RNA sequence: GCCCCCAUAGUUUAAAGGAUAGAAUGCAGCCCUGCGGAGGCUGUGAUCCGGGUUCAAAUCCCGGUGGGGGCG
Repeated sequence: GCCCCCAUAGUUUAAAGGAUAGAAUGCAGCCCUGCGGAGGCUGUGAUCCGGGUUCAAAUCCCGGUGGGGGCG
């Protein structure tokens, strides 16, 4: 320098153009309990950035950034 893959809550991750962006875990509160870090309920929080296509984009296209891999 060229090519390929990936990027969503603090973390791990789901989501074939119309989802209420879902779950687990974490954290907070309440309940339960002799106590509890176990169990139950509730809450909390996310689409890497900039454009484009579309009535509608996490999803498709282009560029960038970051990470991983291959070639030279």
The RNA shown here (transfer RNA) has 72 nucleotides and comes from a Candidatus Micrarchaeota archaeon. The organism belongs to Microcaldota, within Archaea. Its Rfam family is "tRNA". Rfam links the family to the GO term triplet codon-amino acid adaptor activity. By type it is a transfer RNA.